[in-house]
Molecule: Glycine riboswitch aptamer
RNA sequence: UGACCCCGUACGGGAGAGCGCCCGUGUAGCCAGCUCGGGCCGCCGAAGGAGCAAUCCCUCCCCACAGACAACCUCUCAGGCACAGCGGACCGUGCGGGCGAG
Numbered sequence: 001u002g003a004c005c006c007c008g009u010a011c012g013g014g015a016g017a018g019c020g021c022c023c024g025u026g027u028a029g030c031c032a033g034c035u036c037g038g039g040c041c042g043c044c045g046a047a048g049g050a051g052c053a054a055u056c057c058c059u060c061c062c063c064a065c066a067g068a069c070a071a072c073c074u075c076u077c078a079g080g081c082a083c084a085g086c087g088g089a090c091c092g093u094g095c096g097g098g099c100g101a102g
Base pairs, nucleotide, nucleotide: 001102005098006097007096008095009094010093011092012091013090018041020040021039022038023037024036026034027033042081043080044079048077049075050074051073055068056067
């Protein structure tokens, strides 16, 4: 000097699935509509959470059990299901930091 990788931060991109039914609530006289809350049914996976393959581990060696361990896979506890907004795994760029191959 400093690759890859990791962390933080700013900006940009960023999917899916119900305008379901019922009850209450607020709102203008009622109804309807809309707001908020709750219940039921259906559905989605990309906050979070849970599950596991290779592999690691045991100690003289081998194997098995147990244990550890990944994802955009699986589950759907949580969350979400008109548009917009919010959130959003993940990706890109800038800046700052860590590691330190060469």